[in-house]
Predicted 3D model of a 1520-nucleotide RNA (small-subunit ribosomal RNA) from a metagenome. The coordinates come from a structure-prediction model, not an experiment, and the mean pLDDT is 84. The RNAcentral record of the sequence draws on SILVA. Its Rfam family is "Bacterial small subunit ribosomal RNA".

RNA sequence: AGAGUUUGAUCCUGGCUCAGAACGAACGUUGGCGGCGCGCUUAACACAUGCAAGUCGAGCGAGAACGGCGGCUUUGGUCGCCUAGUACAGCGGCGGACGGGUGAGUAACACGUGAGUAACCUACCCUUAUGUCUGGGAUAACGGGUCGAAAGACCUGCUAAUACCGGAUACGUCCUUUCAAACGUAGGUUUGAGAGGAGAAAGAUGGCCAAUCCUUGGAAGCUAUCGCAGAAGGAGGGGCUCGCGGCCCAUUAGGUAGUUGGCGAGGUAAUGGCUCACCAAGCCUUGGAUGGGUAGCUGGUCUGAGAGGAUGAUCAGCCACACUGGCACUGAGAUAUGGGCCAGACUCCUACGGGAGGCAGCAGUGGGGAAUUUUGCGCAAUGGGCGAAAGCCUGACGCAGCGACGCCGCGUGGGUGAAGAAGGUCUUUGGAUUGUAAAGCCCUGUUGAGGGGGAAGAACCACAUGCGUUCGAAUAGGGCGCAUGUUUGAUGGUACCCCUUGAGGAAGCACCGGUUAACUCCGUGCUAGUAGCCGCGGUAAUACGGAGGGUGCAAACGUCGUUCGGAAUUACUGGGCGUAAAGGGCGUGUAGGCGGCCUUUCAAGUCAGGUGUGAAAGCCCUCGGUUUAACCGAGGAACUGCACUUGAAACUGCGAGGCUUGAAUCCGGUAGAGGGAAGCGGAAUUCCUGGUGUAGAGGUGAAAUUCGUAGAUAUCAGGAGGAACACCGGAGGUGAAGGCGGCUUCCUGGGCCGGUAUUGACGCUGAAGCGCGAAAGCGUGGGGAGUAAACAGGAUUAGAUACCCUGGUAGUCCACGCCGUAAAUGAUGUUCACUAGGUGUCGCGGGUAUAUAAUCCCUGCGGUGCCGCAGUAAAUGCAAUAAGUGAACCGCCUGGGGAGUACGGCCGCAAGGUUAAAACUCAAAGGAAUUGACGGGGGCCCGCACAAGUGGUGGAGUAUGUGGUUUAAUUUGAAGCAAUGUGUAGAAUUUUACCUGGGUUUGAUAUUUCUGGAAUCCAUCGGAGAGGAUGGAGUGCCCUUUGGGGAGCCGGAAGACAGGUGCUGUAUGGCUGUCGUCAGCUCGUGUUGUGAGAUGUUGGGUUAAGUCCCGUAACGAGCGUAACCCUUGCCCUUAGUUACCAGCAUUAAGUUGGGGAUUCUAAGGGGACUGCCCCGGUGAACGGGGAGGAAGGUGGGGAUGACGUUAAGUCUUUAUGGCCCUUAUGCCCAGGGUUACACACGUACUAUAAUGGUCGGUAUAAAGGGUUGCGAGCCUGUGAGGGUGAGCUAAUCCCAAAAAGCCGGCCUUAGUUCGGAUAGGAGUCUGUAAUUUGACUCCUUGAAGUCGGAAUCGCUAGUAAUCGCGGAUUAGUAUGCCGCGGUGAAUACGUUCCCGGGCCUUGUAUAUACCGCCCGUCACACCAUGGGAGUUGUCUGGACCAGAAGUCGCCGAUCCAACCCGUAAGGGAGGGAAGCGCCGAAGGUCUGGAUGGCGACUGGGGUGAAGUCGUAAUAAGGUA
Repeated sequence: AGAGUUUGAUCCUGGCUCAGAACGAACGUUGGCGGCGCGCUUAACACAUGCAAGUCGAGCGAGAACGGCGGCUUUGGUCGCCUAGUACAGCGGCGGACGGGUGAGUAACACGUGAGUAACCUACCCUUAUGUCUGGGAUAACGGGUCGAAAGACCUGCUAAUACCGGAUACGUCCUUUCAAACGUAGGUUUGAGAGGAGAAAGAUGGCCAAUCCUUGGAAGCUAUCGCAGAAGGAGGGGCUCGCGGCCCAUUAGGUAGUUGGCGAGGUAAUGGCUCACCAAGCCUUGGAUGGGUAGCUGGUCUGAGAGGAUGAUCAGCCACACUGGCACUGAGAUAUGGGCCAGACUCCUACGGGAGGCAGCAGUGGGGAAUUUUGCGCAAUGGGCGAAAGCCUGACGCAGCGACGCCGCGUGGGUGAAGAAGGUCUUUGGAUUGUAAAGCCCUGUUGAGGGGGAAGAACCACAUGCGUUCGAAUAGGGCGCAUGUUUGAUGGUACCCCUUGAGGAAGCACCGGUUAACUCCGUGCUAGUAGCCGCGGUAAUACGGAGGGUGCAAACGUCGUUCGGAAUUACUGGGCGUAAAGGGCGUGUAGGCGGCCUUUCAAGUCAGGUGUGAAAGCCCUCGGUUUAACCGAGGAACUGCACUUGAAACUGCGAGGCUUGAAUCCGGUAGAGGGAAGCGGAAUUCCUGGUGUAGAGGUGAAAUUCGUAGAUAUCAGGAGGAACACCGGAGGUGAAGGCGGCUUCCUGGGCCGGUAUUGACGCUGAAGCGCGAAAGCGUGGGGAGUAAACAGGAUUAGAUACCCUGGUAGUCCACGCCGUAAAUGAUGUUCACUAGGUGUCGCGGGUAUAUAAUCCCUGCGGUGCCGCAGUAAAUGCAAUAAGUGAACCGCCUGGGGAGUACGGCCGCAAGGUUAAAACUCAAAGGAAUUGACGGGGGCCCGCACAAGUGGUGGAGUAUGUGGUUUAAUUUGAAGCAAUGUGUAGAAUUUUACCUGGGUUUGAUAUUUCUGGAAUCCAUCGGAGAGGAUGGAGUGCCCUUUGGGGAGCCGGAAGACAGGUGCUGUAUGGCUGUCGUCAGCUCGUGUUGUGAGAUGUUGGGUUAAGUCCCGUAACGAGCGUAACCCUUGCCCUUAGUUACCAGCAUUAAGUUGGGGAUUCUAAGGGGACUGCCCCGGUGAACGGGGAGGAAGGUGGGGAUGACGUUAAGUCUUUAUGGCCCUUAUGCCCAGGGUUACACACGUACUAUAAUGGUCGGUAUAAAGGGUUGCGAGCCUGUGAGGGUGAGCUAAUCCCAAAAAGCCGGCCUUAGUUCGGAUAGGAGUCUGUAAUUUGACUCCUUGAAGUCGGAAUCGCUAGUAAUCGCGGAUUAGUAUGCCGCGGUGAAUACGUUCCCGGGCCUUGUAUAUACCGCCCGUCACACCAUGGGAGUUGUCUGGACCAGAAGUCGCCGAUCCAACCCGUAAGGGAGGGAAGCGCCGAAGGUCUGGAUGGCGACUGGGGUGAAGUCGUAAUAAGGUA
């Protein structure tokens, strides 16, 4: 620090996801040790049991028992002493307000920070000084009695105090009052002096006897210590007040009656509406009041580069709470966790009357939960309470236990060791890897086990001794300090150390497609599964599961959850808004924000210095202590903050003064569809009236509905009415926008130019608010010509609720009032400044020229366009009218869908508008540009593509192939063109792959081992055959040591293996089809673009052609085209046998002699190249014409098929991976089938006849084939053929007759002398075999068919058509296929249309690419959600009822010891109970608000491999 993911690819926008760190965690697998930490995040749910706050006998009164000893005894017991002034309990003091827990509540002065208190309190502690005098009456405990189950209560009797009460005194203090001084921040505070008044106390313990009294000694007294009282101060603690700071929602906008303030009073430690009476009407609030939701706050913690974001466990500070709610009492302090009262809920006890309780203390239990420990030890240390002290108490705390929960450290061994062992895995079978890994050998001893030693943490206090000091009369004694000694350890026999033993007991987890380090095999077969994202899995899965191997971490490793980061993805640092999400429709203007030049004051902001504070811990740095580290200690730094203070004065700001350039005003001009009102005008449409006139008009792609003989349309004249204003008219003008268009008048807004007179910053923007705001729509009233939603009809169509047509109502128009939205767009907020130019146009000026004007040119300002530089931008583009560079202010955006929707609010008559979510769901949605592809887009061009012709197919019969059906099997592939007379150049057996049956299992064949035998031949048996059984003959070649061995062949045995036309052509090679013989497809270098890419290859011409020329940021090159090759057409040369025969001879005959001329053959050459001429064209390429020539512009034909596309075809030619079968899916054999037949399709043949049929005669080819052959001739048969057999291994012989043609005869338009199917009979040939199932022959039979619907195919010249001939395949079997020649046409205007193709361009939402993509309803399933009669919770407001405890007030006839009067009785003062009143919690009634759950039914939404209907969008998407 980034990465993956939208696309065919690219750039951008943008979301989602990942890599990092962290955790009080949990879960899964695994688990050796130690140190230090941490451990109910959920139910502030309920709690059994034990413990967690007591202490003081030196404040006080009282005072046991068990037990022991002794005495007595009636042996039951009793008494005394000890136990013991002990225990329990009580009065009293201090402490239970600390410590410990929790985070429910709380959005608050609760917290943090900084101030204030001149408005306050403070027990214990410290310091200072003063005092501690004198009396009194009670009461608990205890005893007695009563009630109660208990808890407990009551009555009565006694008693003490540091308990309670009275009096005295008063250094301070307080109150009243007088005076003065100082200070101050309004009230005021502080200090000093004086007068008057008020108010205290408690004793305890130790010691002493010099002085007084009694005389061992004690008392008074003295003394020491502790205490007590009032007072001042300190320290620490607290109360209250204020500034500032820190959550969300405006779909919460108004809230508030003690409310805000005042005066007075009450209350408090104290200010204060804290409370009350009266008076006033205020107070808070868009800088967010009020309400709702959520939440303890902070130091800190986690993350981050930081700024920030998240968080508030442990530790520390503050707050709040203690079952829930309320209340006070006591006290220095509480409205009190282990105190009280009341109410409520819950639990427990109960004798049913009544009582008891509060773990959010430590353990522990149940419950909840994914989840969180022991009912441990000790007060040894630290700290706390009480005490004079010893000491007691202390679940605070110190320790231990449990838990890998976290951090840190250690170990599970080290060295050597190659036969690279065995085993595993993979393999191309060679090997590779596991792997120095193991074994083996040599060591070590952390840890473990056993044994031994053994801590620090301890210093106090106290006691003893001694010393010093102080009080004291004191050598008693006490206080304070020091020294020495004694004493104290839960942890723990732990840490640590030593010895012995022994490699021994100690490694797992996740991952291995990319991201992201790490690869193979097997299994599985869109299954099982995986997955953070992209995505894997449909038979070769590095992605699932296992294995081997590897990678990463390691006593852990993964997963899940959460936070920050990455995310500049809320952007302060640090983002955007033309088209990606995003500029408000436009203006005006309030608050607010911002603001020109100069001088000056102040010092709020700002900057600098200082002071205080910013707790400790933590973070950071340094040093130190644990063997190291974690951890701990010490010191420092830091704490970016706040407050105070001293200064500075540039900038901002407050104030003062000035200026003119911003802004405004004024004067003079000026353009304009700017706005409003009134009036006027002509053209056109329609209607009405009249005339002329007659059969149509209208409308459309074509029609029809419609109008018209009742006179339309057309035409003329007149009239009515409404709406809109042709030409001018223009990317021209104007307005803020919407918008504005005939002419005239009136009223009126704004702009611009010129002048530079006036004011003197008066400015810019603008949340709210207010106004304007197209069309449509709404209300009321008018108006209504044309047009025209709805509607009706006619068409179109599969349908047509549309597009087209005929009609037609609202509306469109006017007045007034609503609505308030638009793709209200420049998709571009307003204002100001700056930053090259060029060229139009509108308005107003200036200058020059001309005598003037028009006008031209130059120029200024203002508007409005185009092009374009810099710059900018993702690109497209923008570019002085910015989307450039800056400034100010406003609005808006933050993935797509859900949704501009729901709910709520506001507005509206309604329609609806505005504001505006969430659940859920997806991994994209999107912008710009690129290359293709496509278009019922455009341009150019080509092709038997159409057209023009010609002959067919589709109808018939037959042949053949296919589908389908059938079958035991009808083997199989091929499937639009590009499957279907195709693989198959030939299925009776064989072929053959299929079926039935019979056999066989190392096999029909190959390699190898062992063994026997030569090979081979013949015969017999039974069998359908394969095969089986038996017998006989027979012995070769090479070597030889004569035993035998070897090669080859045959048989037997055993495994390795063979074999498979079994599957996969979507695992493949090879070959082939197709686009297409179309003209294309690319590369190098350069240039260009961020890039995909582009350029070249586009353009102008031309061509069959990317063929060539020219131009050109391209220059070249390659694969294709062309040419080279074969054949054919002409000529020449050479050569003449089997070919040929002109002349010569000869014959029946080129038969023979001969010839080398010709034909022909087959080898080599020539020839054609736009070479020549004319014209056109750019002195080009090239085109048109002509000459010559056998041939003319590639002469005809063939072979030749670029990059690629089609997962096209072929595993059944062959090859081949993988899978499958292995007594069978292999092999052999017989028979059958592939030939079936209602039917459908393709391809052919033969026909339908006279351009013909038939009979007879007659002429002329080419190219082939032939020894397993072609077979002449002769004989024979009607014939197929048979017999015989010459010749020929072929330019020699044979097949072989060519046919159409020509000549002649017959037929005469008919189902025929056409046509030949079908069928009967008889034959021939091939073959082992012709039944299933061959071909041919003869006789007989004589079907359909009279030119073929929709549709469709071939062909452009020696072609179509037509005629025959040959060949391959075969034993035989073509109407098929491959070839050959004979005869031999018609037509092409042309490129609009159909099909296919090429180039350029354009649009695109397409890229498995239009057979694309994609929308909506309906149907089904699931999910979340709105409405919903209602129902049920929670929270909360208002009014009222009632009112516990309790404070306060009143009263207090009843009750009362202290004080007063009184001898007493009694009275008084004072106090209490009871009662009454205010307030007052829970509760109740009524009525609102808010927010959840459920809810018949209902609305839309989302999601879901293959449902239905259409085809809305995307191309002109077929109606933009």